Predicted 3D model of a 521-nucleotide part of an RNA (small-subunit ribosomal RNA, 5' domain) from an uncultured bacterium. Its mean pLDDT, the model's own confidence on a scale to 100, is 84.
Context: one part of a larger RNA
């Protein structure tokens, strides 16, 4: 010299783009972060609508003036049908994506680089064949009930694209046995036969969405391998489901994954075990490079979701905001019980030398739902904070010599500060004040935002610190202080002439910074 998510001191005018709990994966009030779909369904409950009944009795008419005919509006009861309506519930997609966090992991965990003739794949794009004919429940709601509440139990009725049999089988699946081609081997592919064996759902605005079998492609995952991957021998032996062999279980699928027998194997100074640290990587820092040091923000993997353990559902978890156990906390409570999980977005308290708003909007990207309209979405877009960091800009310009005042000094002549200042001319970036105002998203919709930008009009007016001046190292000198107060990265100053402390003047540097510390090349 250069670098940081930095922090501390002392000053801070704008503006762009970017960054922002490194410490306690430490405990959380309160809001919000994952819904959606009436074009799968019944029932209710609301407004609208059809029609019938009761009750109601205006207008009009006729009259012998005593009434009679007359039926409107409105009420209400049941009934058709309807609806961008409502908020439970059956039902179906999505809450495995997104989005935090680095606790744990020295691992096939990442990385590379091939294997799978041991696999799976919603939705999506395609292909081939189909959708025939029947049931029975369980929610809702209705009764009657239990319980402080969480949340039940009982009896009754009803639907469906929920469930449940049957027909049906191009194609499939398992079992057996052949034949062809092909492979490094376990085998693969194609062909035809024999036996068995699985399917379904319909709704529709009439345009379409959809359902069942299989085959293929996409995507997305699972598993296997050879290579790389931190420190310590003051850790040298380690391992009984251990190594492997047929078998069976189990899985999507190999495989001690598992479990009975047998066999006695396996792994190690090419450093196993064991201990200790750590998520890996693309990149970041730094150097000429070679390394070295790092893993913050983006991007890819991976694991966790108060600690520990399990499985269900489901293509896909073994599930961050799903469940059941056990454990700690915290809260409720009628003591009989029972609720909760911010390492999601703000926000608190803690710890800390630190580290931000309990905003705005779904306008755009982008996901989930839905035929669509739309509704959800602290993903995202923005906006607020902060000189944390990069840029970029301003704090005026010209002129001006009586070298003024002032201040330091000083051989008392002077000398510096200084064209500095003041005086005059001028100029508006910036900020401020008025007026106009986008692009982005277009058929329509704009949170940023009256933002950016554009035009006038205005005043030099509102904008400069901060460290150093002994050598390294660019800057010197008066006073004060006297081995004292202090400085100090090093070497070292200061003990009465200190360019090394202290202040002043001046002068160097860098400038919205400067300066100190930590840490790295």
């Nucleotide at each position: 010299g250069g670098a940081u998510g930095a922090a501390c001191g002392c000053u801070g005018g704008c503006g762009g783009c970017g960054u922002g709990c490194c410490u306690a994966a430490c405990a959380c009030a309160u809001g919000c972060a994952a819904g959606u779909c009436g074009a799968a369904c019944g029932a209710a409950g609301c407004g609208c609508c059809u029609a019938a009944g009761a009750c109601g009795g205006a207008a009009u008419u006729c009259u012998u003036c005593g009434g009679a005919a007359g039926g409107a509006a409105g009420u209400u009861u049941u009934u058709u049908g309807u609806g961008a309506c409502u908020g439970a519930g059956u039902g179906g997609c999505g809450g495995a994506c997104g989005g935090g966090u680095g606790a744990g992991u020295a691992a096939c965990g990442c990385g590379u680089g091939g294997g799978c003739a041991a696999c799976c794949u919603g939705c999506c794009u395609u292909g081939u064949a189909c959708a025939g004919g029947g049931g029975g429940a369980c929610a809702a709601c209705a009764g009657a009930u239990g319980g402080c509440a969480a949340c039940g139990a009982c009896u009754c009725u009803c639907a469906a694209u929920a469930c449940c049999g049957u027909a049906u089988a191009a194609g499939c699946c398992u079992a057996c046995a052949g034949u062809a081609u092909c492979g490094c081997a376990u085998g693969a592919u194609a062909c035809a036969g024999u036996a068995g064996g699985a399917a379904a759902a319909a709704c529709u605005c009439c345009g379409g969405u959809g359902g069942u079998a299989c085959g293929a492609g996409a995507u997305g995952g699972a598993c296997c391998c050879g290579c790389g991957u931190c420190u310590g021998a003051u850790u040298a032996g380690c391992u009984a489901g251990u190594u492997g062999a047929a078998g069976g279980g189990g899985u999507a699928a190999c495989g001690g994954c598992c479990c009975a027998c047998c066999a006695a194997g396996g792994c190690g100074a090419c450093g196993a075990u064991c201990a200790g640290u750590a998520a890996c990587c693309g990149g970041c820092u730094u150097g000429a490079g070679a390394g070295a040091g790092u893993g913050a923000c983006c991007g890819g993997c991976c694991a966790c979701a108060u600690u520990g353990g399990g499985a269900c559902u489901g293509a896909g978890a073994c599930a961050c905001g799903g469940c059941c156990c056990a454990a700690a906390c915290u809260c409720c409570u009628a003591c009989g019980g029972g609720a909760g999980g911010c390492a999601g977005c703000a926000g608190u308290g803690g710890g800390g030398a630190a580290u931000a708003u309990u905003g705005c909007a779904c306008a755009a990207u982008g996901g989930g739902g839905g035929g669509a309209a739309c509704c959800c979405u602290g993903a995202u877009g923005c906006a607020g904070c902060a000189a944390c960091g990069c840029c970029g800009c301003g704090u005026g310009a010209g002129u001006g010599a009586a070298g003024a005042a002032g201040u330091a000094u000083u051989u008392c002549g002077g000398u510096a500060u200084g064209u500095a200042a003041a005086g005059c001319u001028c100029u508006a970036u910036c900020a401020g004040c008025a007026g106009g105002g986008a692009a982005g998203a277009u058929a329509a919709u704009g949170a940023c935002g009256g933002u950016a930008c554009c035009u006038g009009a205005c005043u030099a007016a509102g904008a400069a610190g901060c460290c150093c001046c002994g050598g390294c190292u660019a800057a010197c000198u008066a006073c004060g202080u006297g081995c004292c107060a202090g400085c100090a990265g090093c070497c070292g100053c200061g003990g009465u002439c200190a360019u090394g402390c202290g202040u002043g003047g001046g002068g160097g540097g860098c400038g919205c910074g400067c300066g100190u510390u930590c840490u790295c090349c």